[in-house]
RNA sequence: CGGAGCGUAGCCCAGCCUGGUAGGGCACCAGAAUGGGGUUCUGGUGGUCGCAGGUUCAAAUCCUGUCGCUCCGA
Numbered sequence: 001c002g003g004a005g006c007g008u009a010g011c012c013c014a015g016c017c018u019g020g021u022a023g024g025g026c027a028c029c030a031g032a033a034u035g036g037g038g039u040u041c042u043g044g045u046g047g048u049c050g051c052a053g054g055u056u057c058a059a060a061u062c063c064u065g066u067c068g069c070u071c072c073g074a
Base pairs, nucleotide, nucleotide: 001073002072003071004070005069006068007067010026011025012024013023020057028044029043030042031041032040033039050066051065052064053063054062
């Protein structure tokens, strides 16, 4: 320098191809069961989807640029 993959909640991931209310597990908070802890159950908080721009009635999703990480090639 060229190419490919990945980036979504505190952590690990799904959803993207085919645009239409942002989800799951763990963690955290509250309540119940227990004498307490552990554990189980129920409910809940938390993310403008790496960043910027474009297309669209509507973008995590499509397009362009850019940043970070990983891999391949030179």

Model confidence (mean pLDDT): 84 of 100.
Transfer RNA from a Chitinispirillaceae bacterium, 74 nucleotides, folded computationally.
It matches the Rfam family "tRNA". By type it is a transfer RNA.
NCBI's taxonomy places the organism under Bacteria, Pseudomonadati, Fibrobacterota, Chitinispirillales, Chitinispirillaceae.
RNAcentral holds the sequence, with entries from ENA.